[in-house]
Molecule: RNase P RNA; transfer RNA
Organism: Woeseiaceae bacterium
RNA sequence: GGAGUCGGCCAGGCAAUCGCUGUAGACCUCUGGUCUGCAGAGGAAAGUCCGGGCUCCUUCGGACAAGGCGCCAGGUAACGCCUGGAGGGUGUGAGCCCAUGGAAAGUGCCACAGAAAAUAUACCGCCGACCUUGGUCGGUAAGGGUGAAAAGGUGCGGUAAGAGCGCACCGCGCGACUGGUAACAGCUCGCGGCACGGUAAACCCCGCCUGGAGCAAGACCAAAUAGGGGAGUAGGGCUUCGGCCCGCCGCCGGUUCCGAGCGGACUCCCGGGUAGGUUGCUAGAGGCAGUCGGCGACGGCUGUCCCAGAUGAAUGAUUGUCCCUGACAGAACCCGGCUUAUUGCCGGCUCCUGAU
RNA sequence: GCUCCCUUCGUCUAGUGGUUUAGGACGCCGCCCUCUCACGGCGGUAACACCGGUUCGAAUCCGGUAGGGAGUA
Numbered sequence: 001g002g003a004g005u006c007g008g009c010c011a012g013g014c015a016a017u018c019g020c021u022g023u024a025g026a027c028c029u030c031u032g033g034u035c036u037g038c039a040g041a042g043g044a045a046a047g048u049c050c051g052g053g054c055u056c057c058u059u060c061g062g063a064c065a066a067g068g069c070g071c072c073a074g075g076u077a078a079c080g081c082c083u084g085g086a087g088g089g090u091g092u093g094a095g096c097c098c099a100u101g102g103a104a105a106g107u108g109c110c111a112c113a114g115a116a117a118a119u120a121u122a123c124c125g126c127c128g129a130c131c132u133u134g135g136u137c138g139g140u141a142a143g144g145g146u147g148a149a150a151a152g153g154u155g156c157g158g159u160a161a162g163a164g165c166g167c168a169c170c171g172c173g174c175g176a177c178u179g180g181u182a183a184c185a186g187c188u189c190g191c192g193g194c195a196c197g198g199u200a201a202a203c204c205c206c207g208c209c210u211g212g213a214g215c216a217a218g219a220c221c222a223a224a225u226a227g228g229g230g231a232g233u234a235g236g237g238c239u240u241c242g243g244c245c246c247g248c249c250g251c252c253g254g255u256u257c258c259g260a261g262c263g264g265a266c267u268c269c270c271g272g273g274u275a276g277g278u279u280g281c282u283a284g285a286g287g288c289a290g291u292c293g294g295c296g297a298c299g300g301c302u303g304u305c306c307c308a309g310a311u312g313a314a315u316g317a318u319u320g321u322c323c324c325u326g327a328c329a330g331a332a333c334c335c336g337g338c339u340u341a342u343u344g345c346c347g348g349c350u351c352c353u354g355a356u
Numbered sequence: 357g358c359u360c361c362c363u364u365c366g367u368c369u370a371g372u373g374g375u376u377u378a379g380g381a382c383g384c385c386g387c388c389c390u391c392u393c394a395c396g397g398c399g400g401u402a403a404c405a406c407c408g409g410u411u412c413g414a415a416u417c418c419g420g421u422a423g424g425g426a427g428u429a
Stems, first nucleotide, its partner, number of pairs: 001352009012322007020040009042328001046339002049337005054214004060259004064254001066210005071085005086100001087098004101205002106203002108199003123144002125140007152170006171194001172192005177186003218279004228270005235246004248264004286305008357428007366382004383401006405421005
């Protein structure tokens, strides 16, 4: 000097004039207006992909179904998120990536090519026998070919030729021991010729988790309309006439099933009216600073701060100046994540090249 | 704001729980037929919204992005 990789920060500032929204106070001609103070879009507010808080369903429990996750240990309110580790892949490296349980519970699928695609073979080849010299029969799966994948690999022995057929080492399976909380690891030991290819983002098995809707949920006030039409049903018994019992119907945003509980002259459907106001609506699993613990995510303690609540939808316009960055882009109940879009600056680390 | 659905030739549609020549109709082009046009017949043309992943192989299975549509007061 170049290239790469990881992490962090900002997101125009300042001043003036006018104009918006909320809130507190004061005043006034009082359901409105004026003045003053304070505050007023994001790191992603986005996508709506996850998890919750909160509200309602009169509801609750169980079975089944459906859905989600899937190495281990932690963090968290929780998660499909984050942190650390193990295993695997990738890169020269710093680093980056992972839908990472089970194929010995079972069932599927593996096209074409190839002899053969699973307890699956014999096309070429090798060996042996016979014979009409080119065939027949038998053996073989080490060599070759096909394919994404073809009965573990190397070497030695053995054999008619070969083959874990036998042996050594490696690989694989099981067990013990050691280390580690564990996943796992081991130039530790023993047994076994070896349980036969792959595929589960194929069905499935195993383990864990899960009611459903959603602030347009709900609550209150005011007002208005047509209580109209249709469908289902089953009422019976007792009675001191208050009611009780049985039966029936309905009630769970999977209702399929069971149980409990609840309601009843009820349940369901269609149609009409109102769709106005208040609330929910912002003090939080909150922010910031310091300190302690932890590899880390994060947690504890102390102090401090209040930081948008619109509802046809609030921060805009003009001027001057500084800087050179103004990109992506506007809250609508609120948080914790993931994913996507994007300007500029700072720092750590790795590699290459050159000079001294 | 919230909740759902969809994307295959120029157009409308099949296909989808894996290995095809990605099919059909209309349109367009060429040829034939006809005095000419139309009709008809034959042939051709042309697409899986985009980017990744699983798998030997993806229109199909999974994830993300883009675009379009519906409901809710």